The RNA shown here (Bacterial RNase P class A) has 364 nucleotides and comes from Cellvibrionales bacterium UBA5860. Taxonomically the source falls in Cellvibrionales (Bacteria, Pseudomonadati, Pseudomonadota, Gammaproteobacteria). Rfam family: Bacterial RNase P class A. The literature on the family includes a 2013 paper in RNA Biol by Beauregard et al., "Identification and characterization of small RNAs in Yersinia pestis". It was read from a public genome assembly, where an Rfam model found it.
């Protein structure tokens, strides 16, 4: 100087002019209500002006999780049904996040993992290939022993054989060496696996030591097994106000019946429940924004985080509110708009900045 890896931030400014909209305050004006009596006072609301202050993210977007909160349920039990899957912590909790183990990639910083059990069963490994489980003999090796022919060492016959070679993702443990006719854990070593102890860890786990020749392997993101966890619907939840109509009709079940409580069963609760037609309203205020809140410092942690102290109020729309114009800068403007909130997770990002950490080259 060049690559790259984690981490944070910004993501168009500023003037000026005209609008839009939340809380506050002033002002006139109207209306309801009370109070007071002559022509006034006041709550609350409405219109209009005029002031102060504020007014979309980092992912608001997916609607994938995991919760506040509202109702519904006598809130229980069991079956199936779902969702997680090393350990040990953080959280309201979570399928998130810190750390630690193990595997996998990467020269390295690091980055991903759907990461319980195959010795409880079942099923599945197409095609090649002899043969992928009741395992085998395609090409070969060998001729020790036996039988036979002969040209005395060669050949078939019978017998062994699974170390080489082929196919394959994968072929019944790996290299190495002794032995064998020729080979094989057949026999040592060494690594591999079971088993047993011991040592460090809270655990996952790791090392070490003896023992044993040990036998087909993989797949559970196949079905199954284990171990945890699990009401339901949702802000169009619900709760008040005001208004208006039709107290409407028909059918069926009707206590050994019908509803409701997420299927289903037992329980249990309540007395009425289903369809079908027809009919009246869809208008107001609430919820709705001060929180499991942010900012700063301190403490304690390896961190996630968690305690103090101080500080601060950061949008509440409701057919949907920040927008039109002009000038200057400039990155020539990316992805895009809250709708009851809030922790996550994944996706998309033009362009800029800041740090730490790693490799390379090159100069001292």
């Nucleotide at each position: 100087a060049a690559a790259g890896u984690c981490a944070g931030c910004c993501g168009a400014a500023c003037a000026g002019u005209c609008g839009c909209u939340g809380u506050c305050c002033c002002a006139c004006g109207c209306g309801c209500g009370c109070c007071g009596a002559u022509u006034g006072g006041u709550u609350c609301g409405c219109c209009u002006g005029g002031g102060a202050c504020g007014g979309a993210g980092g992912a608001a977007a997916g609607u994938c999780c995991g919760g506040g909160c509202u109702c519904c349920g006598c809130a229980g039990g069991g079956u199936a049904g779902a969702g997680u899957g090393c350990c040990a912590g953080g959280u309201a909790a979570c399928g998130c996040c810190u750390g630690g183990g193990g595997g996998a990639c990467g020269u390295g910083a690091g980055u991903c993992c759907a990461c319980g059990g195959a010795a409880a069963g079942u099923g599945c490994c197409g095609c090649a290939g002899a043969a992928a489980a009741u395992a085998u003999a395609c090409c070969g090796c060998c001729u020790a022993a036996g039988c036979a022919g002969c040209g005395u060492g060669c050949u078939g016959c019978c017998g062994g054989u699974a170390a080489g070679g082929g196919u394959g993702a994968a072929a019944u443990g790996g290299u190495g060496u002794g032995g064998u006719a020729a080979g094989a854990g057949c026999g040592c070593a060494c690594c591999g696996c079971g088993c047993u102890u011991c040592u460090g860890g809270u655990a996952a786990c790791a090392g070490a030591a003896g023992u044993g020749g040990c036998a087909g392997g993989g797949u559970a993101a196949a079905c199954c097994c284990c171990a945890c966890u699990c009401g339901g619907a949702g802000c169009a939840a619900g709760a008040c106000c005001a208004a208006a109509u039709a107290g409407g009709a028909a059918u069926c079940c009707u206590a050994u019946g019908g509803c409701g409580c997420g299927a289903c069963c037992c329980g249990u609760g309540c007395c009425g429940g289903a369809u079908u037609c027809g009919g009246g309203u869809a208008g107001g205020u609430c919820g709705c924004u001060a929180g499991a809140g942010g900012u700063g410092c301190c403490u304690g942690g390896c961190g996630a985080c968690a305690g103090g102290c101080a500080u601060c109020c950061c949008a509440g729309a409701u057919g949907a509110a920040u927008g039109g114009c002009u000038g200057u800068u400039u990155a020539c403007g990316a992805c895009a708009g809250a709708a009851c909130c809030c922790g996550g997770c994944u996706u998309a990002c033009a362009g800029g900045c800041u740090g730490a950490c790693u490799u390379u080259c090159u100069u001292u």
Model confidence (mean pLDDT): 76 of 100.